[in-house]
Context: one part of a larger RNA
């Protein structure tokens, strides 16, 4: 050195007015109007965190300002399972015990046995409504289902088999959940005689139905027969017939359950669960066990332990911070598109990327 430095410096989004509460409001709240995000900045759910969850009562602390608020602070209260998942199996792998190896071990390989090892593989059994401030496939209410024991009758077939159990590309067919369009209905808007919007719903679990493909009868083709494609056939083809045979698929029962203020209907197209079939790659050929089914009926018993709250992220995880970094997995509607882009937009969130 002063009216000096500075009022610019987090790429993207935002707030304005009004009530309300309070000593005190830009900043909590509630309306309304406008904004953003919408493969997310919605919704589940794992690893991780541990109480942060709900409610009451606070504002010294934390919050980059303010706070009456709150993932802070003080008290209280919440997590209810046979059928979700640990729990059983084994995978790559480890450990322990013995053997042996070392002068010797808490050392080391290897063989044997046993143990452990996936809350992403394998793997008996649950749906649907209701409820709470906070839990729910766990509580209630309906309705089912599995194991396993007992007792009852069947049955003397029972263990040989198949399932489990499986690469990658790439096609056809079945088809749900949604979507989209038409029609009816119910209800609601509006600029009202038309137009818009929303609904039109219904699970597990029992029967039942039935594509492809294969089997088998019948035919009896010498060039027909068929596919998106490759094909296929007198070792018997097209045609006919039968018998096996798929879904988280259809129905009918569940349901004079439930839902809902009310209808509480029908049809077409699309279509990523799921379910079937073909083709085409390979100096690469794509898990194991446990366990199921093969193998009945009807009644009664049992079914412990152990998680279950909340966040799962521009504040609860990992990075010293409420940190612009990072973190595996499921769902995901419209219009326009090849599309999970990209842009608007629903539902559902946010205005605190403090």
């Nucleotide at each position: 050195u002063a009216g000096u430095a500075g009022c610019a410096g987090c790429g993207a989004a935002a707030g304005u007015c009004g009530g309300g509460u309070g000593a005190g409001a830009a900043u909590c709240u509630c309306g309304a109007c406008g904004g953003c995000c919408g493969a997310a900045a919605g919704g589940g759910a794992a690893a991780g965190g541990g109480u942060u969850c709900c409610u009451c009562g606070g504002c010294a602390c934390u919050g980059u300002u303010c706070g009456u608020c709150a993932g802070c602070c003080g008290a209280g209260g919440g997590u209810u399972a046979g059928c979700c998942g640990g729990u059983c199996c084994u995978c790559a792998g480890u450990g322990u015990u013995a053997u042996c190896g070392c002068a010797a071990c808490u050392c080391g390989a290897a063989u044997a046995a046993c143990a452990c090892g996936a809350g992403c593989g394998g793997u008996a059994a649950a749906c649907g409504g209701g409820u709470u401030a906070a839990u729910a496939u766990u509580c209630c209410c309906g309705u089912g289902c599995c194991a396993u024991c007992a007792u009852a009758c069947a049955g003397u077939g029972a263990a040989a088999g198949u399932c489990g159990a499986c690469g990658c590309c790439u096609u056809g067919g079945g088809g749900u959940c949604g979507g989209u369009c038409g029609a009816g209905c119910u209800g609601g808007g509006c600029u009202c005689u038309g137009c818009c919007c929303a609904g039109u719903c219904g699970a597990a679990c029992c029967g039942c139905c039935a594509a492809a493909g294969c089997c088998c009868g019948u035919g009896g083709a010498a060039g027909c027969c068929g596919u998106a494609a490759u094909g296929g056939c007198a070792c018997g083809a097209a045609g006919c017939g039968g018998g096996u045979g798929a879904a988280c698929g259809g129905u009918g029962g569940g349901a004079u359950a439930g839902g809902g203020a009310a209808a509480c209907u029908c049809g077409g197209c699309c279509u990523u669960a799921c379910c079937u079939a073909g083709g085409g790659c390979c100096c690469g050929u794509g898990a194991a066990a446990a366990g199921a089914c093969g193998a009945g009926u009807a009644u009664g018993a049992u079914g412990u332990c152990c998680g279950u709250a909340c966040c799962g992220a521009g504040c609860a995880c990992c990075g010293a911070c409420a940190c612009a970094g990072g973190u595996g997995c499921c769902c995901u509607g419209g219009c326009u598109g090849a599309g999970a882009a990209g842009g608007c937009c629903a539902a559902g969130g946010c205005c605190u990327g403090u």
A computed fold for a 354-nucleotide part of an RNA from a Halobacteriota archaeon, annotated as large-subunit ribosomal RNA, domain III. The RNAcentral record of the full RNA draws on ENA. Rfam family: Bacterial large subunit ribosomal RNA. Gene Ontology terms of the family: structural constituent of ribosome and ribosome.